RNA sequence: UUUUGAGAAAGGCAAACUAUCUGCAAGGGUAGGACGCAAAGCCAUCGGGUCCUUAAGAGAGGAUAGCCGGGUUGCCGGA
Numbered sequence: 001u002u003u004u005g006a007g008a009a010a011g012g013c014a015a016a017c018u019a020u021c022u023g024c025a026a027g028g029g030u031a032g033g034a035c036g037c038a039a040a041g042c043c044a045u046c047g048g049g050u051c052c053u054u055a056a057g058a059g060a061g062g063a064u065a066g067c068c069g070g071g072u073u074g075c076c077g078g079a
Stems, first nucleotide, its partner, number of pairs: 002079004012037002017032006035066001041072003046069003049064006
């Protein structure tokens, strides 16, 4: 550097649900909690999907990176 992920080790993240705060909403923050995750780190001004708000509609604005692809960075081990 490339490739790979074991019933290995160190460490990490945290679904549902609950409390609370926040947002018109989808959602989000914090604490508890673990279904899972080898990128479940980051990017929504990379593309698609889905969801919300608005609109007669075209459209506009927003959410999701734990929906998929893509970009980018990276721990440990194997080859």

Model confidence (mean pLDDT): 87 of 100. A computed fold for a 79-nucleotide RNA, annotated as c-di-GMP-I riboswitch aptamer. It was read from a public genome assembly, where an Rfam model found it.